[in-house]
């Protein structure tokens, strides 16, 4: 230093090609059950790696950066 890929709650991961309410599993909180626990049930809690464009509208499309991983040199 060049070229491809991946990044979404604490963790894991769908959605991105074809813009249009961020969904699921583990977690963690409260309830409900039980004589305790666990196990189930119901509610809840947290989230697009960073700026910038385009648009009515951006996780998704565009440039640029960044962090890993794979190849060239």
């Nucleotide at each position: 230093g060049c070229g491809g890929g991946u990044g979404u709650a604490g963790u894991c991961u769908a959605g991105c090609c074809u813009g249009g309410u961020a969904g699921g599993a583990c977690g963690c909180g409260a309830g409900c059950u039980u004589c305790c626990c666990a196990a189930g049930c119901u509610u809840g809690c947290a989230g697009c790696c960073c700026g910038g464009g385009u648009u009515c509208a951006a996780a998704u499309c565009c440039c640029g950066g960044u962090a890993c991983c794979c190849g060239c040199a």